[in-house]
RNA sequence: GAGUUUGAUCCUGGCUCAGGAUGAACGCUGGCGGUAUGCUUAACACAUGCAAGUCGAACGAAGCUAUUUUUUUGAACCUUCGGGGGAAAUUAAAUAGACUGAGUGGCGAACGGGUGAGUAAUACGCAAGAACCUACCUCUAGGAAGGGGAUAACAAUUGGAAACGAUUGCUAAUACCCUAUAUGCUUCCGAGUAAAAUAGUUUUUUGCCUGGAGAGGGGCUUGUGCCUGAUUAGCUAGUUGGUUAGGUAAUGGCUAACCAAGGCGACGAUCAGUAGCUGGCUUGAGAGGGCGACCAGCCACACUGGGACUGAGACACGGCCCAGACUCCUACGGGAGGCUGCAGUGAGGAAUUUUCCGCAAUGAGCGAAAGCUUGACGGAGCAAUACCGCGUGGAGGACGAAGGCUCAUGGGCCGUAAACUCCUUUUCUUAGGAAAGAAUUUUGACGGUACCUAAGGAAUAAGCAUCGGCUAAUUCCGUGCCAGCAGCCGCGGUAAGACGGGAGAUGCAAGCGUUAUUCGGAUUUAUUGGGCGUAAAGGGUUUGUAGGUUGUUGGUUAAGUCUAUGGUCAAAUUCCGAAGCUCAACUUCGGGCCGGCACUAGAAACUAAUCAACUUGAGUACGUUAGAGGCAGGGGGAAUUCCCAGUGUAGCGGUGAAAUGCGUAGAUAUUGGGAGGAACAUCAAUGGCGAAGGCACCCUGCUAGGCCGAUACUGACACUGAAAAACGAAAGCUGGGGGAGCAAAUGGGAUUAGAUACCCCAGUAGUCCUAGCUGUAAACGAUGGGGACUAAACUUUGGUUUUAAAAAUCAGAGUUAAAGCUAACGCGUUAAGUCCCCCGCCUGGGGAGUACGCCCGCAAGAGUGAAACUCAAAGGAAUUGACGGGGACCCGCACAAGCGGUGGAGCAUGUGGUUUAAUUCGAUGCAACGCGAAGAACCUUACCAGGGCUUGACAUACUGUGAAUCACUAUGAAAAUAGCCGAGCCGAAAGGCACAGAUACAGGUGGUGCAUGGCUGUCGUCAGCUCGUGUCGUGAGAUGUCAAGUUAAGUCUUGUAACGAGCGCAACCCAUGUCUUUUGUUGCUGUUUACAGUGCUUAAAAGAGACUGCCGCUCUACAGCGGAGGAAGGUGUGGAUGAUGUCAAGUCAGCAUGCCCCUUAUAUCUUGGGCUACACACGUACUACAAUGGAUAGGACAAUGGGAUGCCACCCUGCGAAGGCGAGCUAACCCCAAAAACCUAUUCUUAGUUCGGAUUGUAGGCUGCAACUCGCCUACAUGAAGCUGGAAUCGCUAGUAAUCGCUGGUCAGCUAUACAGCGGUGAAUACGUUCUCGGGUCUUGUACACACCGCCCGUCACACCAUGGAAAUUGGCUAUACCCAAAAUCGUGACCCUAACCUUUGGAUGGGAGCGCUUAAGGUAGAGCCAGUAACUAGGGUGAAGUCGUAACAAGGUAACC
Repeated sequence: GAGUUUGAUCCUGGCUCAGGAUGAACGCUGGCGGUAUGCUUAACACAUGCAAGUCGAACGAAGCUAUUUUUUUGAACCUUCGGGGGAAAUUAAAUAGACUGAGUGGCGAACGGGUGAGUAAUACGCAAGAACCUACCUCUAGGAAGGGGAUAACAAUUGGAAACGAUUGCUAAUACCCUAUAUGCUUCCGAGUAAAAUAGUUUUUUGCCUGGAGAGGGGCUUGUGCCUGAUUAGCUAGUUGGUUAGGUAAUGGCUAACCAAGGCGACGAUCAGUAGCUGGCUUGAGAGGGCGACCAGCCACACUGGGACUGAGACACGGCCCAGACUCCUACGGGAGGCUGCAGUGAGGAAUUUUCCGCAAUGAGCGAAAGCUUGACGGAGCAAUACCGCGUGGAGGACGAAGGCUCAUGGGCCGUAAACUCCUUUUCUUAGGAAAGAAUUUUGACGGUACCUAAGGAAUAAGCAUCGGCUAAUUCCGUGCCAGCAGCCGCGGUAAGACGGGAGAUGCAAGCGUUAUUCGGAUUUAUUGGGCGUAAAGGGUUUGUAGGUUGUUGGUUAAGUCUAUGGUCAAAUUCCGAAGCUCAACUUCGGGCCGGCACUAGAAACUAAUCAACUUGAGUACGUUAGAGGCAGGGGGAAUUCCCAGUGUAGCGGUGAAAUGCGUAGAUAUUGGGAGGAACAUCAAUGGCGAAGGCACCCUGCUAGGCCGAUACUGACACUGAAAAACGAAAGCUGGGGGAGCAAAUGGGAUUAGAUACCCCAGUAGUCCUAGCUGUAAACGAUGGGGACUAAACUUUGGUUUUAAAAAUCAGAGUUAAAGCUAACGCGUUAAGUCCCCCGCCUGGGGAGUACGCCCGCAAGAGUGAAACUCAAAGGAAUUGACGGGGACCCGCACAAGCGGUGGAGCAUGUGGUUUAAUUCGAUGCAACGCGAAGAACCUUACCAGGGCUUGACAUACUGUGAAUCACUAUGAAAAUAGCCGAGCCGAAAGGCACAGAUACAGGUGGUGCAUGGCUGUCGUCAGCUCGUGUCGUGAGAUGUCAAGUUAAGUCUUGUAACGAGCGCAACCCAUGUCUUUUGUUGCUGUUUACAGUGCUUAAAAGAGACUGCCGCUCUACAGCGGAGGAAGGUGUGGAUGAUGUCAAGUCAGCAUGCCCCUUAUAUCUUGGGCUACACACGUACUACAAUGGAUAGGACAAUGGGAUGCCACCCUGCGAAGGCGAGCUAACCCCAAAAACCUAUUCUUAGUUCGGAUUGUAGGCUGCAACUCGCCUACAUGAAGCUGGAAUCGCUAGUAAUCGCUGGUCAGCUAUACAGCGGUGAAUACGUUCUCGGGUCUUGUACACACCGCCCGUCACACCAUGGAAAUUGGCUAUACCCAAAAUCGUGACCCUAACCUUUGGAUGGGAGCGCUUAAGGUAGAGCCAGUAACUAGGGUGAAGUCGUAACAAGGUAACC
């Protein structure tokens, strides 16, 4: 910075994302090189090998070789046989040489290497300090004299399985001992006391002893910094200090004895948890936060625990002793071991490498040196684990191949991408050469490596994630709330840019994503840098301790503060500048900031300390003053109730209406008297007092505080305030009183589906007093206290000045409002403004003010106060709507006033339901139901059964043929099939028509009206719905459109931050009513039958007319009322005309149309049936029930319309429907056509009738291929229900209702009593807006916005999850007390052993057994803390549409809440 609470808005607030980092892991993929890094888990267990040796120039012995000498024997050969000769072997000694393994001795092994268990301080970091030690090394001073006795090795004997010993004997030294010496040490003096080692080479020398100094190393002390928890508040007996002694290298309770009673702690002791510390690493603008791998410094540890020895140095990783656990060997007697060294193994785990090479370099140990050793180290190997670098080719190449995807079929994208042409060779392969790293004679693991040269050939080398928004990048198919995705919001229920696949695109790239952790964003713990009226958050109030803060002036000091020099804060790292690897990573060199600490020198404004002073803050004294301030005592009247007495009689009481209740045993009512308790009308107020809670009849006493006024005094004495203390409504608790009224609980009566409630009748605790406890409230101004500053106006309380009033001033209590603040609402000198000081509190919602622990309480409960888990919101203010059993105003056949109906009967028609093979489909509150359908016997027809057909009944395109049509026959229910005869198509020459064939396709009343267009209904002919500019508001929005009038109207007027405009209203349009003009036949009139007249009636056109124009009254105006004139008067009447929008309203079956589905069938043809069924229910009509009537006879008056497949006159036949004959009419001419109600006369006489006509029978007529299912009409006969209709409900305000007929469309005919029109006769009533319904405007409340058919609460039932309690049980840790007590130091040591020295039957010395103190492990006991498990149980959370009610949101239907 973004997303996410809402219909939208602003805010608060959490959650989430984009960035960086990692010793990482996982998934997919993987060309090369360089440089780093690599058990974060089990400080779990370890096979095997190696990781610490070296010195023969310290020492003895043994073995080997060579030479010389020696002892013995003596070959070949020669011989005089005597011997010579001397090979070879052998004994002993000496010399020389290199080497081997063991031993004595020296040095090293305390370094180097590993790990982080423990440790919150005996650690570490920084800065200081004094009481110490220091092998090897450097410098310096001095010295090394004289003697001695042993011992390992070795040999012999011997024990044991082994490990390992025992005894006797021999021997050396730079091993050990004695004496002497001493610039040393101790000591007041005197005096005492301590040393040495030689060896090798011939050139130097090295080593040894005693001092002094240095360097480096180490031990110790001090200050300061260093995590979390108070649900850990007190801890400590060697504890704190002193004296003396011991001990140590050294200070010191380090240790012991004695003495004193101290020491630490709210500035957090003790306890518990967690943790190696640091340089640094990482993130961040910084301040900070997180971390402590690699590298470097320090510490700690070495199987676990204890201990010492040796040594300069250890309480010792690859040493010793003991105890324990574990593993191994064993002859069962006993022994051995310690990878947290390098490799490696097992185990654990998401997870971390080779049982490699070399001492060539750097370093370490030993040695005089050569040299030896070195898993330190240098290298290689493995791993994309990280960082850095390079490559996977470059140039050209089509208005663009193939292929894939998509498409509106035109095209577009992959895409210059490929192919193809030319070029290059980093990399790769092959061959050749070949380092530096070596100083210093030798010596190179890496390594035949880096690097160089040549040749070859584009050759060997690209993936991963994402594409709804945040967030760069989109389409097709599949799926159909399924499968799945998801970081948050969320996507998926048949057209998914969100799932899966394809294509394309975007991002990064040898990597890319995911997961985990961490910082950032998060100003979301806020020092920098937040808040607390209503969002989370001011303690219920006051007093007051510590602490924090603190008025004016001057002096001194220099703690804080500021300045400056030097020191230090290791190196590495970070930063800056260079340099070296081809660059970079990496490495090397140089430089350096800020900041910390201690010291030194200086400054003196501020803070502080101290001294001295001041009066304005604060306080005291004095004088007034107001008050329901508090406590105690006394007094008063009104009213309710009860008791007594009187009068009096049948009711009273109560409610929406009733009933329970009281009353003839005398109530209620009324009069008089009495008792008792509680509360104090009027005054009274927006008023007063108090810290708050709170305080009210009157009087008295005691007592606290405030305000005001003028002087005097003290001289900063002040403010706030953890801890603490006091007060603290109501309810509640304990003891004792009291008890009139009211009244939880409870009983009864009602209401109700229920009513454990609301209403009524009763009624107990309690309410009252007293003494205690409790300590909480929406204890609220939801606003802590104090101080300073910042416009005003008005009201009011108390005082002062002035008083006639006004006014001023101080202290309060209120209202409006400026600046300013605030998210807004609002606050605004009584701040929520601008600042200072102090305290309290907050950090998402729920879980929860719950659990556990502690503390208080008699109890009830109060205080303190979490977590697991769960959600992505919860919330504040304001806006627009909608809604309200909220309010105000207005309108409408909405009610009322009237007239006539429906609902009851019969029948018609539509619907539901049922039935059926099918009873095709749709329409369903108003706004479906005589609706689509302005007309189902076939057709229609979409439905059912049967029979057929498959390029099709219909359209377009292609090829071929020429017929097709027509007539006839057979079969069949028809469609159709088969056959036959004639015939051999037309033509404008393009084609048409028909048949056959094949393929694209046709076809669908199949689905989706919730994918749509169009059309329609409805609110509603209601008066509304909006826009531009301006203004107001952070904004959604508001204003305009509001207010006062008026209107049928958002119609008009006036006011007005609005001014205008648009769609609606009105008007313009049509019809009708009056008049005028023009035109006249088929009209009209007259006489008369063919002429005349007229423009009268009438028809068609064109005009006139009405505008509140005129008068009067009311009125600002608009307008209203009345009147005149007029055919008509205030929209004349009627129609057409339907704003923005609402209902996912209706229609895919009028039509059109996307997608899906069917394709020998869901298409299409045909026959028959069905849509007409029938126990029943509903809607809409018709006809009636009769006398305002029926019947018969006669008589009169309309208008709209229709008519060539038609209307049909006249005449004839028939009772009639109708038939026959036949004139006129393309219609102001002829026909349909008779109008009916009405009038006149007669009859019927109140009845199921001379009312009513259903139903049924018989006989006919008409239409039509065809009237059985299933048409209409006529005649005769039959003669049902019905005597005015329950609850309920509909229409209508004038030519209207009511009533009477007439016409038309559809149509062969008709079910029409329907629908659409026409005229005739022709009323009644409207006081009025309380109520019902609907609508409009304004306002109000809201937790609603799918908008009250809304939202939403709790129990119960079920499932899952985490948690609390719990009889009990398991384990760990810690301390305490006691028992036993190893090894070991120290002490003791009368017993044992004892070479050197002195002396001589011994002594000294040294060692040991034994004993003692301390003490690890172990055991016993009771505790404390923590954790686990648990029958059962409690509440909580979450779940699909469960059950019961309806508590809350509107006056939520009893206002809500604490």
Predicted 3D model of a 1458-nucleotide RNA (small-subunit ribosomal RNA) from an uncultured marine eukaryote.
It matches the Rfam family "Bacterial small subunit ribosomal RNA".
The coordinates come from a structure-prediction model, not an experiment, and the mean pLDDT is 82.